[in-house]
RNA sequence: UAAUGUGGCUCAGCUGGUAGAGCAGUUCACUCGUAAUGAACAGGUCGCCGGUUCGAAUCCGGCCAUUA
Numbered sequence: 001u002a003a004u005g006u007g008g009c010u011c012a013g014c015u016g017g018u019a020g021a022g023c024a025g026u027u028c029a030c031u032c033g034u035a036a037u038g039a040a041c042a043g044g045u046c047g048c049c050g051g052u053u054c055g056a057a058u059c060c061g062g063c064c065a066u067u068a
Base pairs, nucleotide, nucleotide: 001068002067003066004065005064008023009022010021011020017054025041026040027039028038029037047063048062049061050060051059
């Protein structure tokens, strides 16, 4: 100096308008049983603090962390 920071993990979120997916987890169904498969459920103060705005994960500033 640049990039990145969003459920436990990996990542979406297109020029601001109620936060999502896959995997993992729990429960149920199926099975003689396990796995697989199917269904449902739970789980996130969007790194932190401010600013702009009717409204910020998104725009602006500072700081922190990681990577190069």